[in-house]
RNA sequence: AGAGUUUGAUCCUGGCUCAGAACGAACGCUGGCGGCGUGCUUAACACAUGCAAGUCGAGCGAGAAAGCUGCCUUCGGGCGGUGAGUAAAGCGGCGCACGGGUGAGUAACACGUGGGUAAUCUACCCUUAGGUCUGGGAUAACUCGGGGAAACUCAAGCUAAUACCGGAUAAGACCACGAGUCGGAAGACUUGUGGCAAAAGUGGGGGACUUCUUCGGAGGCCUCACACCUUUGGAUGAGCCCGCGGCCCAUCAGCUUGUUGGUAGGGUAACGGCCUACCAAGGCUAAGACGGGUAGCUGGUCUGAGAGGAUGAUCAGCCACACUGGAACUGAGACACGGUCCAGACUCCUACGGGAGGCAGCAGUGGGGAAUAUUGCGCAAUGGGCGAAAGCCUGACGCAGCAACGCCGUGUGGGUGAUGAAGGUUCUCGGAUUGUAAAGCCCUGUCAGUGGGAAAGAUGGCGUUCUUCGUUAAUAGCGGAGGGCGUUGACGGUACCCGCAAAGGAAGCACCGGCUAACUCUGUGCCAGCAGCCGCGGUAAUACAGAGGGUGCAAGCGUUGUUCGGAAUUAUUGGGCGUAAAGCGCGCGUAGGCGGCGAAGCAAGUCGAGUGUGAAAGCCCAGGGCUCAACCUUGGAAGUGCACUCGAAACUGCUUUGCUUGAGUCCCGGAGAGGGUGGUGGAAUUCCUGGUGUAGCGGUGAAAUGCGUAGAUAUCAGGAGGAACACCAGUGGCGAAGGCGGCUACCUGGACCGGUUCUGACGCUGAGGCGCGAAAGCGUGGGGAGCAAACAGGAUUAGAUACCCUGGUAGUCCACGCUGUAAACGAUGGGUGCUCGGUGUUGCGGGUGUUGACCCCUGCAAUGCCUUAGCUAACGCGUUAAGCACCCCGCCUGGGGAGUACGGUCGCAAGGCUGAAACUCAAAGGAAUUGACGGGGGCCCGCACAAGCGGUGGAGCAUGUGGUUUAAUUCGAUGCAACGCGAAGAACCUUACCUGGGCUUGAACUGUGGGGGACCGCUCCGUUAACAGGGUUUUCCCUUCGGGGACCGCCACAGAGGUGCUGCAUGGCUGUCGUCAGCUCGUGUCGUGAGAUGUUGGGUUAAGUCCCGCAACGAGCGCAACCCCUACUCUUAGUUGCCAGCGGUUAAAGCCGGGAACUCUAAGGGGACUGCCCCGGAAAUCGGGGAGGAAGGUGGGGAUGACGUCAAGUCCUCAUGGCCUUUAUGUCCAGGGCUACACACGUGCUACAAUGGGCGGUACAAAGGGUUGCGAAACUGCGAAGUUGAGCUAAUCCCAGAAAACCGUCCUCAGUUCGGAUUGCAGUCUGCAACUCGACUGCAUGAAGUUGGAAUCGCUAGUAAUCCCGGAUCAGCAUGCCGGGGUGAAUACGUUCCCGGGCCUUGUACACACCGCCCGUCACAUCACGAAAGUCGGCUGUACCGGAAGCCGGUGGGCUAACCUCACGGAGGCAACUGUCCAUGGUAUGGUCGGCGAUUGGGGUGAAGUCGUAACAAGGUAACC
Repeated sequence: AGAGUUUGAUCCUGGCUCAGAACGAACGCUGGCGGCGUGCUUAACACAUGCAAGUCGAGCGAGAAAGCUGCCUUCGGGCGGUGAGUAAAGCGGCGCACGGGUGAGUAACACGUGGGUAAUCUACCCUUAGGUCUGGGAUAACUCGGGGAAACUCAAGCUAAUACCGGAUAAGACCACGAGUCGGAAGACUUGUGGCAAAAGUGGGGGACUUCUUCGGAGGCCUCACACCUUUGGAUGAGCCCGCGGCCCAUCAGCUUGUUGGUAGGGUAACGGCCUACCAAGGCUAAGACGGGUAGCUGGUCUGAGAGGAUGAUCAGCCACACUGGAACUGAGACACGGUCCAGACUCCUACGGGAGGCAGCAGUGGGGAAUAUUGCGCAAUGGGCGAAAGCCUGACGCAGCAACGCCGUGUGGGUGAUGAAGGUUCUCGGAUUGUAAAGCCCUGUCAGUGGGAAAGAUGGCGUUCUUCGUUAAUAGCGGAGGGCGUUGACGGUACCCGCAAAGGAAGCACCGGCUAACUCUGUGCCAGCAGCCGCGGUAAUACAGAGGGUGCAAGCGUUGUUCGGAAUUAUUGGGCGUAAAGCGCGCGUAGGCGGCGAAGCAAGUCGAGUGUGAAAGCCCAGGGCUCAACCUUGGAAGUGCACUCGAAACUGCUUUGCUUGAGUCCCGGAGAGGGUGGUGGAAUUCCUGGUGUAGCGGUGAAAUGCGUAGAUAUCAGGAGGAACACCAGUGGCGAAGGCGGCUACCUGGACCGGUUCUGACGCUGAGGCGCGAAAGCGUGGGGAGCAAACAGGAUUAGAUACCCUGGUAGUCCACGCUGUAAACGAUGGGUGCUCGGUGUUGCGGGUGUUGACCCCUGCAAUGCCUUAGCUAACGCGUUAAGCACCCCGCCUGGGGAGUACGGUCGCAAGGCUGAAACUCAAAGGAAUUGACGGGGGCCCGCACAAGCGGUGGAGCAUGUGGUUUAAUUCGAUGCAACGCGAAGAACCUUACCUGGGCUUGAACUGUGGGGGACCGCUCCGUUAACAGGGUUUUCCCUUCGGGGACCGCCACAGAGGUGCUGCAUGGCUGUCGUCAGCUCGUGUCGUGAGAUGUUGGGUUAAGUCCCGCAACGAGCGCAACCCCUACUCUUAGUUGCCAGCGGUUAAAGCCGGGAACUCUAAGGGGACUGCCCCGGAAAUCGGGGAGGAAGGUGGGGAUGACGUCAAGUCCUCAUGGCCUUUAUGUCCAGGGCUACACACGUGCUACAAUGGGCGGUACAAAGGGUUGCGAAACUGCGAAGUUGAGCUAAUCCCAGAAAACCGUCCUCAGUUCGGAUUGCAGUCUGCAACUCGACUGCAUGAAGUUGGAAUCGCUAGUAAUCCCGGAUCAGCAUGCCGGGGUGAAUACGUUCCCGGGCCUUGUACACACCGCCCGUCACAUCACGAAAGUCGGCUGUACCGGAAGCCGGUGGGCUAACCUCACGGAGGCAACUGUCCAUGGUAUGGUCGGCGAUUGGGGUGAAGUCGUAACAAGGUAACC
């Protein structure tokens, strides 16, 4: 510090996710030791048991028992001493308000920080000053009696005090009044007069003196200590007040009656509406009152570079609470955790009458929960309470126990060791890896174990002793300081140290597709499963599970949860708003924010210096202590803050005073669909009247509805009425926007130019607010020609509630009122300044020049286009900014849900404004790129259409396919590009299928071991055959004579075999687009990039063929050419081919001699290249024409198939991975099947006839094949063929007769002398065998069919059509296939349309690429939400009822010790009663929030459901608001 994920790819926007750190954690697996920390985050739920606050006898009175012991004893016991002035209890004092726990409540002066208190208190402590005199009456304990189950309580009697009360005294304190000083005031201080209020003793010591005495002693007195009273100051702690600071919701916008203030009084330690009475009507609020939700606050903690964000365990400060609610008492302090009273809930006891209780103290229990410990030891240390002290108490605390909960440390060994052992895993079988790892050898000894030694934490107190100081009359006593000795440790025989033995007891967890370090095998087969995101899994899974190996961390490792970070993804630091989310529709303007130039002053902001504070701990730095570290400790720094004081005056601010450039004002001028009102004009539509006129009009893609013979349409004249204003008209004008268009009059707003008069910052923006605001819509009243939602009809259509047509009502128009929204758009808020240019237009000026106009130069304002810099993701913007800056406002923060719900508000309604959440997805988007596509465009090709010729589709048959059937009808091929295809040939074989019968190392192959024998051949028998059984015959080669090799049966083992599966694991081969003209690369350039350029453009071509131009220059694969055949010719050669001339033979004939001319054969050359001429053209390619030529513009044909596409076809040609099978899915055999047959389709053959058929005659080919062959001639047969067999291994012989054509003749338009299917009979040939199931022949039979619906195919010249011939396969079987020649046409205007293709361009929401994408209803399942009659609950308002305890007030008839008294009584007090206030409670009625709710509404998500086709292309009616 970044990374993954939207796309075919790219850039951007944007969300989601990950890597980091942390935790009071939990869960899973695992677990050696130690140190230091930490440990109910949930039920402030309920609690058994024990402990957690007592102490003081030196304040007071009273005062046991057991035990021990002495005496006595009736042996039951009694008395005394001791225990002991002890225990327990009581009165009294101090403490119990600390310490400890918890975080429910609380949004508050609760907390933090800084101040104030002149508005206050403060026990114990320190300090100042002064005191402590004199009396009195009670009461608990106790005794006795009574009530009660108990808790407890009542009555009588006795007694003490540092308990209580009276009196005296009063420096000072306090109160009242007065004076002075200070102060702004409240008031403070000094002082005078008057008034008021105190006290307690106890203990130690003591020489004189003295009082009382029961003679023991007890006091007085002196002194000391502690205690007590009044008082001064302090310290500490606390109360109250104030400034500032720190949560969410505005879908909480208004709140408030003790409310705000005053006066008087009460109350408090103290100010104060704190409380009461009266008076006034105030107070708070957009800088967020009031209401709702949530929450203890802070130091700090976690994270972060920081700013921030989150958090508030442990430790520390503050607050609040103590079962829930209320209340006071006591006290210095409480409205009191282990106190009181009342009410409530709960639990317990009970004799049913009544009582008791409060773990949010420490342990512990139940419960809740994912989850959090021992009913431990000790007061040895630290601290606290009481005490003079010893001491006692202390679950504070110190320790120990449990828990890997966290942090830190440490170990589980070290060295050496290669036959790289065995085993595991893998394998291409060679090896690789685990791996120096192990074993083995040599060492070490941390931890754990064991034996021994052994601290610090202890200072202090106490006892004793010594020295010294103070007090004092004192050497006593007491107090202080110091020294010696003795005594005191929970932890704990612990830390630590030493010895002993022994490698022995001590390693796991997660991960290994990318992010992200780490890879293989097996299993599984969209199953099981994984997953943080993207995503893996459908038979070769590095992603599931296991294993081997590896990577990371390590006594831990992972997972889950949470926080911060990454996230600049709320942006102060540090983001945005034309198109990604985002500028209010526009203006006026309030608050607020911001604001020109100069001068002076002030000092609020700002800056500097100083002071105080910012607790400690923590963080940071430097040291120190535990062996190190964690941890602990000392010092420092920091603490960005707040307050106060002093200073500066540039900037902001404030005050004062000036200025003119911002802004406004005045004058002159022209422009304009700016607004409002009235008047007025012509054209057109429609309607009405009349005339002319006749059969149609109208409308459409075509029609129909409609109108018209009752006279339309058309045309002429006249009239009525409403609405809108052609031409001018223009990226022209005006307006803030919406918007504004005939002419004219009136009223009226604004802008601009010029002049530069005046004012003197008067300005900009603008939350709320107010106004304007298209169309549609609403209300009332008019108006209504045309147009036209709804509606009706006609068409279209599968349907057509649409598009089209004919009609047609609201509405459109006017007046008044409402609505308040639009893709209200420049998708661009307003203002100001600055920043290159060019060129238009509008308005007003200036200059030169002119008579003037025009032209030219120039200023301001407005409105367009192009462009520089710059900006932008790109597109684009570019002085009219989307550039560079400043000011103000509005708005955005992933998509969907949703601009929805609820609430509020506005509206007559429709609806508007404001505006969520649950849930769900990993994207949704913007711009640009390359393709593909379009019922987009342009250009151009092709038998693509058109023009022609002939077919198919109808018939019969052949053949293939589908379907069906079957035991099987083997398998594959399936739009073009499957279907006379694989198959160049299924009777057996083939053959893969079916039935039946056999074999199991096998029919074929290789090797090893064992054991034999030659093998081969001949032959017998069973069986349909395979197969099974038997007989006979016999050894081959080499040899070192041991044996070895070859061959064949048998046995065993490795292994064979498979037309079994997967063509979606593959190779190879093939089809197709397509013989279409394309497909790419290097370098350069452009672009952030994908990419572009080149390859586009202008021409041209069959062609990316060539030329020109050009940021491109070159190159490659394709095209073309090179190759073959063919057309002309030459040379060479001359047999088997040829025969012109010469000769010979024949009936004829290259038959013979001979010839080498010709044809031909087959080898090599030539020839054609736009080479020549003319024209067109800018030129050049090139095109048109012509000459010559056998051939002319690639002459014709063939071979040749770029990058790629279709997961195209083929595992059944072959090869091959994996899987499956192994007495079978292998193999052998017989028979059957592949040949079936209601049907459908493809491809063909033959026909339907006269351009024909039959018969007869007579010509002319090419290319092939042939020895297991072709087979002549001859003979036989009507024929297929047979017999025989010449010749030929082929330019020699044979197949072999070419046929159509031509000549002659018959048939004469008919189901025929057409057509030949079908069937019968008889045959031939092949073959082991023609039944299923061959071909052919003869005779007989003579079906359909008379030119074929919709539709569809081929062909552009030696082509179509037509006619024969040959070949492969093959025993036989050809209408198929592959070749050959013969005869031999028609037509092409042309590119609008159909199909396919190429290039350019355009749109796109497509990229599996239009066979794409995608929308809505309905149906089903499921999830969350809204509404809903109602119902249940929480919180709360108002009114009223009732009112415990208690404070306060009143009364106080009853009761009453202290004081007064003349002893009657009084003062005072208490009980009791009563009033105000008031908790829980009750009644009634509201508000608000939530739960449930029949039913209902939409929404989300789901596998291939239904209906349509809305959107994306001109999406087939442009889309959208």

The RNA shown here (small-subunit ribosomal RNA) has 1521 nucleotides and comes from an uncultured prokaryote. Rfam family: Bacterial small subunit ribosomal RNA. The sequence is in RNAcentral, with records from ENA.